[in-house]
Molecule: Bacterial RNase P class A
Organism: Desulforapulum autotrophicum
RNA sequence: GGAGCGGACCAGAUGAUCGCUCGGUGUUACAUGACACCGGGAGGAAAGUCCGAACACCAAAGGGCAGGGUGCUCCAUAACGUGGAGUCACGGUAACGUGAAGGAAAGUGCAACAGAAAGCAGACCGCCACGGGUAUACGGCUCUUUGAGCCGGAUGCUCCGUGGUAAGGGUGAAACGGUGCGGUAAGAGCGCACCAGUUCUCCGGGUGACCGGGGAAGCUGGGUAAACCCCACCCGGUGCAAGACCAAAUAGGGAAGUGUCAAGGGCUGCCCGUCCGUGCUUCCGGGUAGGUCGCUGGAGACACCGGGUAACCGGUGUCCAAGAUGAAUGAUCAUCAGCCCCGUCAGGGUAACUUGCCGGGGUAACAGAAUUCGGCUUACGGGCCGCUCCGGCC
Numbered sequence: 001g002g003a004g005c006g007g008a009c010c011a012g013a014u015g016a017u018c019g020c021u022c023g024g025u026g027u028u029a030c031a032u033g034a035c036a037c038c039g040g041g042a043g044g045a046a047a048g049u050c051c052g053a054a055c056a057c058c059a060a061a062g063g064g065c066a067g068g069g070u071g072c073u074c075c076a077u078a079a080c081g082u083g084g085a086g087u088c089a090c091g092g093u094a095a096c097g098u099g100a101a102g103g104a105a106a107g108u109g110c111a112a113c114a115g116a117a118a119g120c121a122g123a124c125c126g127c128c129a130c131g132g133g134u135a136u137a138c139g140g141c142u143c144u145u146u147g148a149g150c151c152g153g154a155u156g157c158u159c160c161g162u163g164g165u166a167a168g169g170g171u172g173a174a175a176c177g178g179u180g181c182g183g184u185a186a187g188a189g190c191g192c193a194c195c196a197g198u199u200c201u202c203c204g205g206g207u208g209a210c211c212g213g214g215g216a217a218g219c220u221g222g223g224u225a226a227a228c229c230c231c232a233c234c235c236g237g238u239g240c241a242a243g244a245c246c247a248a249a250u251a252g253g254g255a256a257g258u259g260u261c262a263a264g265g266g267c268u269g270c271c272c273g274u275c276c277g278u279g280c281u282u283c284c285g286g287g288u289a290g291g292u293c294g295c296u297g298g299a300g301a302c303a304c305c306g307g308g309u310a311a312c313c314g315g316u317g318u319c320c321a322a323g324a325u326g327a328a329u330g331a332u333c334a335u336c337a338g339c340c341c342c343g344u345c346a347g348g349g350u351a352a353c354u355u356g357c358c359g360g361g362g363u364a365a366c367a368g369a370a371u372u373c374g375g376c377u378u379a380c381g382g383g384c385c386g387c388u389c390c391g392g393c394c
Stems, first nucleotide, its partner, number of pairs: 001390007009382002012336007020041009043366001047377002050375005055239004062272004067235005072086005087101001088099004102230002107228002109224002124169002126165007133157004138152006177195006196220002198217008243293004253284006264276004300319008338363006345356004
């Protein structure tokens, strides 16, 4: 000087003028308004609505099936699919990052093409043995004797058939352990040595996942479960448009069916069970849709101390930080800060470059609460801290 990795932080400041809204105090008016003063007024993501809960209602209390979620270990938390620390695997030179990380020997399924064959498979080319055929030479016998016929074993070839084989070759991303030696008709863990895997067992470290080491058994059956499935653990529903209260108005309307023996209804989807219960179901028509609460004091924030590797927990003290409802929290001007670019001057450096003052120009990201909180994910401007690698110089 360059390229990268990780962490927390900020999200402009000041002044003036005008404007909006909540709370408090006071004045005025009497109808629900106006004025004055004081105090407060968008985020790190308020976004997504992906998870979890608080709270509210489903009168109260269950069981089973279905369905859904999580899936290495330990810890934290109100809880979570979240967080912390680790183990293992993969990626990266590394700092680090990611993980949908239980089970494939319980079962089912899937994997194009090629290939004989893709899971308890299989013979395309091969190798071996036997039988038949054919050729050559040899031996024997016979005969019409320098030739022919028959028989026998040997060798070779090619063809056919039967049997054995999966070591060699081929196909493929992957072929039912690998290398070597022996053995065999030829081969094969068929046997042996070493290695890998699997199962069992012992020792050491660790809470544990797991790590390191020793032994035995020739036991040797791939991949995929963000395929169905199996196993372990967990899970009521709906949601602030929840829900509670007040006021007002209309037509306590009409028709059809069914029913008093229990129909019907609630508890998730179903079943059991349990509870309410003379009304219920369908159609037509009418009125209202206004106000108050919920609405912000909390699993709260900040500082310090203690415990813990950390997440986090405990203690002490201080503080109260928006509450709108067609939806407030703003607009304008000026100056300054931050960042980017350019220029003069001065300093440092071998160089690339860099530092400081001054001047000029530009810029100022993503984005707006609506019951609240703990997370995750996504969008985005700026500086700071720590770490890794590469190059150059001293």